A computed fold for a 417-nucleotide RNA from a Burkholderiaceae bacterium, annotated as Bacterial RNase P class A. The coordinates come from a structure-prediction model, not an experiment, and the mean pLDDT is 79. Rfam family: Bacterial RNase P class A. It is annotated as a ribozyme. NCBI's taxonomy places the organism under Bacteria, Pseudomonadati, Pseudomonadota, Burkholderiales, Burkholderiaceae. The model forms 94% of the base pairs in the Rfam consensus.

RNA sequence: GGAGCGGGUCGGACGAUCGCUGGCUGCGGCGCGCAGGCGCCGUCGCUGGAGGAAGGUCCGGACUCCACAGGGCAGGAUGCUGGCUAACGGCCAGGCGCAGCAAGCCGCAAGGCCCAACGCGACGGAAAGUGGAACAGAAAGCACACCGCCCAAGCGGCGUCCGGUUCGCCGGCGCCGACGGCAAGGGUGAAAGGGUGAGGUAAGAGCUCACCGCGGACGUGGCGACACGGCCGGCACGCCAAACCCCAUCCGGAGCAACAUCGAAUAGGCACGCGCGCGGUCUCCGGACCGCACAGGGCGGCCCGCCCGAGCGUGCGGGUAGAUGGCUCGAGCGGCCGGGCAACCGGCCGCCCAGACGAAUGAUCGUCACGCCGGUCCGCCGGCGCACAGAAUCCGGCCUACAGACCCGCUCCACUU
Numbered sequence: 001g002g003a004g005c006g007g008g009u010c011g012g013a014c015g016a017u018c019g020c021u022g023g024c025u026g027c028g029g030c031g032c033g034c035a036g037g038c039g040c041c042g043u044c045g046c047u048g049g050a051g052g053a054a055g056g057u058c059c060g061g062a063c064u065c066c067a068c069a070g071g072g073c074a075g076g077a078u079g080c081u082g083g084c085u086a087a088c089g090g091c092c093a094g095g096c097g098c099a100g101c102a103a104g105c106c107g108c109a110a111g112g113c114c115c116a117a118c119g120c121g122a123c124g125g126a127a128a129g130u131g132g133a134a135c136a137g138a139a140a141g142c143a144c145a146c147c148g149c150c151c152a153a154g155c156g157g158c159g160u161c162c163g164g165u166u167c168g169c170c171g172g173c174g175c176c177g178a179c180g181g182c183a184a185g186g187g188u189g190a191a192a193g194g195g196u197g198a199g200g201u202a203a204g205a206g207c208u209c210a211c212c213g214c215g216g217a218c219g220u221g222g223c224g225a226c227a228c229g230g231c232c233g234g235c236a237c238g239c240c241a242a243a244c245c246c247c248a249u250c251c252g253g254a255g256c257a258a259c260a261u262c263g264a265a266u267a268g269g270c271a272c273g274c275g276c277g278c279g280g281u282c283u284c285c286g287g288a289c290c291g292c293a294c295a296g297g298g299c300g301g302c303c304c305g306c307c308c309g310a311g312c313g314u315g316c317g318g319g320u321a322g323a324u325g326g327c328u329c330g331a332g333c334g335g336c337c338g339g340g341c342a343a344c345c346g347g348c349c350g351c352c353c354a355g356a357c358g359a360a361u362g363a364u365c366g367u368c369a370c371g372c373c374g375g376u377c378c379g380c381c382g383g384c385g386c387a388c389a390g391a392a393u394c395c396g397g398c399c400u401a402c403a404g405a406c407c408c409g410c411u412c413c414a415c416u417u
Stems, first nucleotide, its partner, number of pairs: 001413010012368007020049005026043007051388001055399002058397005063255004075251005080094005095123001096121003104113003124246002129244002131240002146186002148182003155177005161172004194212006213235001214233003218229004259325004269316006277292006294309001296308004332351008370385006
């Protein structure tokens, strides 16, 4: 310098005017208190006021209440190894596997081999048990034989062949066949009981051998997943656990509308006090009417008067409406230094960064960035656009959405030193 990848940061700036909301201070008003003072309302001023995802609510925790001696069953989640963390299904580093572009190698080519960074992997167990494998196919775990290959032995058939004969046949030779041998090749399938090559054979086959693969114990390296090495074994033990299942680890439930404190009016509850009276008439025996008396209530405060009248008053207690707390200083943010490959951890210094509930965080204008379009006398001018979205107890993650801008790293190749 080129090519290919991966990651991070930011996500408009400034000004003016008018508002909204939290805090502080001053002033004014009202209320409470013996008082210092406190609370509420209004107002001037100062000051804080969305996000990288505040989102989806998918995991994990803090916090609160309820449950809980201990253990087990059931149920759920997770699942290569090591580390990080408050915890996690998250993150970091590594291992193994899969896929694969560039570079490299082979090839005339098509293409093949190998494959950096990068991408993907629910990646424990299938020699515990149960079960599954559609369609196709001969056969799907008991392995099997459709096409095909082969007649060496045995068997069957044929022969115009040869030899023998007691004429019944016997032996040899040749050809054919499957109810015989084979599992190479074809075909089916996602998958057919290792692969390539050589030997071997009637044809074949781990039948034998070499290499590769696979399995076993061993040695070496590594904390480990695992890697490498020689030795042994001719290959057994195919696939599916995102089927049941087994193994290991973890998990009580509900959620800030949690929960705590204060607490009306009305209606229930409990206790206490006062009252619910007297006489007469009628009666369908439930009451009705008349007279006198009466707690209490109404007629704006008092008296008289009038009307209503069987309940009225006081205290206690629970709950509701409502109010307050929980509420934002926290596994916090920034800088520097140290440890670690990293995730992350530690030390020092500095900072305070929304806290609403009818739910604020906005609107208008101007200037400037940025992008696009048009014009231009190349100085600029005009127009349009500027994303996704938006707190509600708080954190750590994951996932999803997103106009645009900037920065860093990794690998390979070439060149220079």